[in-house]
This record gives sequence, structure tokens and C1' cells, in this order.
RNA sequence: GACUUCCUUCGGGGUGGGGUGGAAUUCCCUACCGGCGGUGAUGGCGUGAGCCUCAGCCCGCGAAGCCCGCGCAGACUGCACCACGCGCAGGCCCGAUCCGGUGAGAUUCCGGGGCCGACGGUCAGAGUCCGGAUGAGAGAAGGAGGAA
Repeated sequence: GACUUCCUUCGGGGUGGGGUGGAAUUCCCUACCGGCGGUGAUGGCGUGAGCCUCAGCCCGCGAAGCCCGCGCAGACUGCACCACGCGCAGGCCCGAUCCGGUGAGAUUCCGGGGCCGACGGUCAGAGUCCGGAUGAGAGAAGGAGGAA
């Protein structure tokens, strides 16, 4: 250093201005935001091996939603079952990019234009407000052990 088990901590941003209206952070104009891993011709450091850094719309993952199975619980006097609730495993679903430039090579760089964003709630339709959520989680960092 690689493998493996366990523990701890961390782990999502954004409505400002104008318009209409009785009422909108929800509509219209404008503005604002971009989880995690990979890839990567960017940028920085180093004599060097190398290190750090670089994609919302390229590849994959996560949350949400839906379906199904098992367990717990419900639950008691006996047997059997269903709904709701909680936990675990599996499946489905799962958004959006073009043009020009450089170049051997770019959907990643540079320039320009465009597009996307769960569910429930709401005096009126939400990527940005409120709620499930002091949750879950892709993963990240650190620590302890095991075996070769």
C1' cells in the first nucleotide's frame, strides 16, 4: 500500500426586482441554484516520479413515488386472516445540450445560445416557501481490529 470486519464524525444550494390580481416567494417578465462517484485536452504546484483541481443536462448512483415478499407489532381465550404502523430485502420508475472556435483528440476547455429539476400542502398552479425531515442517503474523512 491492497483486502476485509466493526466504530465515530461529516454528508444540498437557491425568489432579489417588476407586472396582474381580493389573494401568487406558486401565474407572467427578469433574476437565482446545481448532491455523490467516474471520465476528463482545464488550471496550479513540483527537477522529477507525482500531487491538488476541472461536467446540473456523457456514464453510473442517491433521495422521492409505485409494486411485491418476509419479520415485528396489532393480539387478547383458541384457530385463521385483513387494514394501519415499524423494520429488512427485492423489483419498477428515475429530468435536461446544441452551435461555433482551438486541436490528433473535447456533449468536459473557450465563446454563444438553449434546456431540466419528486411527493403532499397552499386564499392561486412552487427547482427556490411550508411539511414528511432533529429522517433517509450516494458517499467522504478518521479510528480500532483481522487475515495473507
The RNA shown here (FMN riboswitch aptamer (RFN element)) has 148 nucleotides and comes from Deinococcus indicus. Taxonomically the source falls in Deinococcus (Bacteria, Thermotogati, Deinococci, Deinococcales). The coordinates come from a structure-prediction model, not an experiment, and the mean pLDDT is 78. Its Rfam family is "FMN riboswitch aptamer (RFN element)". Rfam links the family to the GO term FMN binding.